[in-house]
RNA sequence: UGGGUCGACUGGACGGUCGCGUUGCGGGUGGUUUCCGCUCGUACCGAGGAACGUCCGGGCUCCAUAGGGCAGGGCGGUGGGUAACACCCACCCGGAGCAAUCCGCGAGACAGUGCCACAGAGAGCAGACCGCCAGGACGCGAGUCCCGGUAAGGGUGAAAGGGUGGUGUAAGAGACCACCGGGUUCGCGGUGACGCGAACCGCACGGCAAACCUCGCCCGGAGCAAGGCCAGACAGGGGAUGCAGACGCUGCCCGCCGAGUCCCCGGGUAGGCCGCUAGAACGGCAUGGCAACGUGUCGUCGAGAGAGAUGACCGUCCACGAAGCGCGAGCUUCCGGACAGAACCCGGCGUACAGGUCGACCCAUUCG
Numbered sequence: 001u002g003g004g005u006c007g008a009c010u011g012g013a014c015g016g017u018c019g020c021g022u023u024g025c026g027g028g029u030g031g032u033u034u035c036c037g038c039u040c041g042u043a044c045c046g047a048g049g050a051a052c053g054u055c056c057g058g059g060c061u062c063c064a065u066a067g068g069g070c071a072g073g074g075c076g077g078u079g080g081g082u083a084a085c086a087c088c089c090a091c092c093c094g095g096a097g098c099a100a101u102c103c104g105c106g107a108g109a110c111a112g113u114g115c116c117a118c119a120g121a122g123a124g125c126a127g128a129c130c131g132c133c134a135g136g137a138c139g140c141g142a143g144u145c146c147c148g149g150u151a152a153g154g155g156u157g158a159a160a161g162g163g164u165g166g167u168g169u170a171a172g173a174g175a176c177c178a179c180c181g182g183g184u185u186c187g188c189g190g191u192g193a194c195g196c197g198a199a200c201c202g203c204a205c206g207g208c209a210a211a212c213c214u215c216g217c218c219c220g221g222a223g224c225a226a227g228g229c230c231a232g233a234c235a236g237g238g239g240a241u242g243c244a245g246a247c248g249c250u251g252c253c254c255g256c257c258g259a260g261u262c263c264c265c266g267g268g269u270a271g272g273c274c275g276c277u278a279g280a281a282c283g284g285c286a287u288g289g290c291a292a293c294g295u296g297u298c299g300u301c302g303a304g305a306g307a308g309a310u311g312a313c314c315g316u317c318c319a320c321g322a323a324g325c326g327c328g329a330g331c332u333u334c335c336g337g338a339c340a341g342a343a344c345c346c347g348g349c350g351u352a353c354a355g356g357u358c359g360a361c362c363c364a365u366u367c368g
């Protein structure tokens, strides 16, 4: 210098005008007057890295104190982190890449059952289409046929019952040998997944569990319209069922609870407050740890709502893009800032995103 791989951050700035929402203060006005409504003014504050999708995991609330079994669901290399997870970190194994690095729905196929399309002779206690070889028959010959041997080579396929080389043989074959692969046992290292080594075994045990299934671990249900408090309105009638246990807790059984529940007609109200945001929060420093993260200490933290506010315009500047000018640094003009928006709260994952900044590492080339 060129190409590449990871990680972190940012998500226009300043000023002016008008406007919106919560809260505080002040004025006006009304009321059922410690207060509330309406309205005007004023001060402070007012979205995000994903506020999004609502896909996982939790907190919180109610229901048995959250109970037992079946069914069902989720997860699945090992060790750790965490409130928890399907997340994160480190490592192992397998695969891709020269490398940095990336990818893996990564338990079990000697518990059993099942499946392996098409092609192919044969798809699992396999098989012989072409081929190779011995013998026999026929033929002048090329060769054809019969009967056997074989699986080296060809062919089919995602996959053909280890691979490569040799010995051997009529041709061949783990038939035998060496190496590689595989299995068993032992030793060593590691918390472990696993790795390394030795001896033995001639190879038995093809693949699919995102087929049923088996093993291990985890999971009670409903959700802020949870749930609690207050105020107020009304009018009851009919039917079904229930203390021989309804409704509810769980789809079913057990168990628990203990008086209502459901349907139809008719009537009333559609209000206020709490929950509600200071939290497994964020940042700095110290410290333990490879890391995720933990512990200690100091500091910071002003949306919260009701179908729901956070916007628009102008000016100056800054990125970006286009055109023109200039040898060039650059100048001028125009254009112009994405994805998207809280609604109980957190931790993740996934997805969207104009553009910009920084850091680490790898490869190639050149120079020293």
Base pairs, nucleotide, nucleotide: 001364002363003362004361005360006359007358008357009356010355012317013316014315015314016313017312018311020046021045023043024042025041026040027039028038029037030036031035048339052350053349055348056347057346058345059344060223061222062221063220067254068253069252070251072219073218074217075216076215077091078090079089080088081087092106093104094103095102096101107214108213112212113211114208115207116206129154130153131150132149133148135146136145137144138143162180163179164178165177166176167175181203182201183200184199185198186197187196188195189194227274228273229272230271236265237264238263239262240261241260248256249255281300282299283298284297285296286295287294288293318337321334322333323332324331325330

Predicted 3D model of a 368-nucleotide RNA (Bacterial RNase P class A) from Microbacterium sp. RB-01. It matches the Rfam family "Bacterial RNase P class A". Rfam classes the family as a ribozyme. Its mean pLDDT, the model's own confidence on a scale to 100, is 78. NCBI's taxonomy places the organism under Bacteria, Actinomycetota, Actinomycetes, Microbacteriaceae, Microbacterium.